[in-house]
Context: one part of a larger RNA
RNA sequence: UGACGGGGGCCCGCACAAGCGGUGGAGCAUGUGGUUUAAUUCGAUGCAACGCGAAGAACCUUACCGGGGUUUGACAUACUUUGCAUUUUUUAGAAAUAAAAAAGUAAAAACAAAGAUACAGGUGGUGCAUGGCUGUCGUCAGCUCGUGUCGUGAGACGUAAGGUUAAGUCCUGUAACGAGCGCAACCCUUAUUAUUAGUUGCUUUAAGGAAACUAAUGAAACUGCCAGUGAUAAGCUGGAGGAAGGUGAGGAUGACGUCAAGUCAGCAUGCCCCUUAAAUCCCGGGCUACACACGUGCUACAAUGGUUAAGACAAAGAGAUGCUAACUUGUAAAAGAACAGCUAACCUCAAAAACUUAAUCUCAGUUCGGAUUGUAGGCUGCAACUCGCCUACAUGAAGUCGGAAUCGCUAGUAAUCGCAGGUCAGCUAUACUGCGGUGAAUACGUUCCCGGGCCUUGUACA
Numbered sequence: 001u002g003a004c005g006g007g008g009g010c011c012c013g014c015a016c017a018a019g020c021g022g023u024g025g026a027g028c029a030u031g032u033g034g035u036u037u038a039a040u041u042c043g044a045u046g047c048a049a050c051g052c053g054a055a056g057a058a059c060c061u062u063a064c065c066g067g068g069g070u071u072u073g074a075c076a077u078a079c080u081u082u083g084c085a086u087u088u089u090u091u092a093g094a095a096a097u098a099a100a101a102a103a104g105u106a107a108a109a110a111c112a113a114a115g116a117u118a119c120a121g122g123u124g125g126u127g128c129a130u131g132g133c134u135g136u137c138g139u140c141a142g143c144u145c146g147u148g149u150c151g152u153g154a155g156a157c158g159u160a161a162g163g164u165u166a167a168g169u170c171c172u173g174u175a176a177c178g179a180g181c182g183c184a185a186c187c188c189u190u191a192u193u194a195u196u197a198g199u200u201g202c203u204u205u206a207a208g209g210a211a212a213c214u215a216a217u218g219a220a221a222c223u224g225c226c227a228g229u230g231a232u233a234a235g236c237u238g239g240a241g242g243a244a245g246g247u248g249a250g251g252a253u254g255a256c257g258u259c260a261a262g263u264c265a266g267c268a269u270g271c272c273c274c275u276u277a278a279a280u281c282c283c284g285g286g287c288u289a290c291a292c293a294c295g296u297g298c299u300a301c302a303a304u305g306g307u308u309a310a311g312a313c314a315a316a317g318a319g320a321u322g323c324u325a326a327c328u329u330g331u332a333a334a335a336g337a338a339c340a341g342c343u344a345a346c347c348u349c350a351a352a353a354a355c356u357u358a359a360u361c362u363c364a365g366u367u368c369g370g371a372u373u374g375u376a377g378g379c380u381g382c383a384a385c386u387c388g389c390c391u392a393c394a395u396g397a398a399g400u401c402g403g404a405a406u407c408g409c410u411a412g413u414a415a416u417c418g419c420a421g422g423u424c425a426g427c428u429a430u431a432c433u434g435c436g437g438u439g440a441a442u443a444c445g446u447u448c449c450c451g452g453g454c455c456u457u458g459u460a461c462a
Stems, first nucleotide, its partner, number of pairs: 001462002003459003007456007015446002019409005026299008034290002042053002064285007073119001077118002079115005086103007121274002124272003130268002132263003135259001137257001142181006148157003161172003187251004192219007202209002222245001225239005301402001305361007317349003322342002327336003368399001373394007415438007
């Protein structure tokens, strides 16, 4: 100087407390461990791995296994020779591939075949050789430097103290005076409004442009004003006006560093290793196994509910190998319509759902719950057996609110309700990322648990 203390002081945080809703019990989905397997490819492992890489494993992907093939190679550059390239057909084969025939033929380029060698290739190893990127403490308020001063020196002061703040934020003060990286502000979205411009938007239509909407430029909030308080300071408390008040709300933004944290399988890359194989092509299988254990979720156990009928109100998105309307067929998934319309404020996806009204069920393992299974169909796709989704009919399991324990959340939040998108032929999405609808309870307080910041003290630790 740090680190640590079941030392002390001060102060924060959904840390506790006060509340609301869950997880842990059930069924299923999904990830992991384990076990099994020819293979169940690999990585991630306290917080900070486990709906994670994977924004989508039937083939492909695919790295794994079995079998069948190739060896200058599936891919790149260079040399020589030959052939134009290419297209079609037949045979064998699971395919890769091999053989044969026909058409075509003009140089170069391109392409193909043969040959020779330099080389290609490697999702092989090392994240403890690395770059880059990322997580984490933590959006915590810290981390430092120049000159100067003090100390033999390691170092200290500055950055301690008194107030204050979300903040090393600001003020006072001071052997310090200044400065930098962080904080804040500058950026984006949102809440109010003015001006301008408005079609494809609004009004049943037209005119019209008041209100709304769209989207560009502005205004507006700064403790600016008042009162109290305070050291007359910084500020704090209350009030006015205001759409908004003290960081208005949300986002982006992550200091010096820590964990030899993660990633050689995104990519790049040193070294090591393989080179008729640890490279490469193909078919089939596997990654989907299943006594079990754990994590994360979905659906429920019902009457604040289920079912049936009728009615109402969003936002944000997507669309040309695309979204696909009216209408028709079908109980339905879906099919036709199909040269409707739309390159989208125009058309379509599109029905929002919870909600409201009416009827019914009457507390039951039920008209709750929907797992599981059978049959018949639909769709995508060469192909749904392993291993897809959806529909109809039938079947109708566990489950009556969950032990110890444990998680999230302070306001348009929790809870609850649906909608959209990416990936994508299809889908295992109950995931993820967004969007809006309805819309709470509680916070006395900081003794305690956890994490953190500053000062101080002890130390046989570095």
Molecule: small-subunit ribosomal RNA, 3' major domain
Organism: uncultured bacterium